RNA sequence: GCGCGGGAGAGGGUCGCGCCUGCCGUGACCGCCGAAGGAGCAACCGCCCCGGAAUCUCUCAGGCAGAAGGACCGCGC
Numbered sequence: 001g002c003g004c005g006g007g008a009g010a011g012g013g014u015c016g017c018g019c020c021u022g023c024c025g026u027g028a029c030c031g032c033c034g035a036a037g038g039a040g041c042a043a044c045c046g047c048c049c050c051g052g053a054a055u056c057u058c059u060c061a062g063g064c065a066g067a068a069g070g071a072c073c074g075c076g077c
Base pairs, nucleotide, nucleotide: 001077002076003075004074005073006072011030013029014028015027016026017025018024031064032063033062037060038058039057040056044052045051046050
């Protein structure tokens, strides 16, 4: 890295528009979440004075019915 399995959190909010009238699509407005990514501090780590750096912090992105995605864990290659 690939395949399979497990995998959390947070409004099915309000208003408008569209129509295939579907709790569909989309724009705006607030309210929230953090476990894709990104950024920051720096715990920590190492081949150690130079590097690597988080599950912490921020929420730009992403997400808040389901689906998809999903850090991380297990098994196999």
Background: A computed fold for a 77-nucleotide RNA from uncultured Allosphingosinicella sp., annotated as Glycine riboswitch aptamer. Its mean pLDDT, the model's own confidence on a scale to 100, is 80. Its Rfam family is "Glycine riboswitch aptamer". Rfam's curators write: This family represents the bacterial glycine riboswitch. RNAcentral holds the sequence, with entries from MGnify.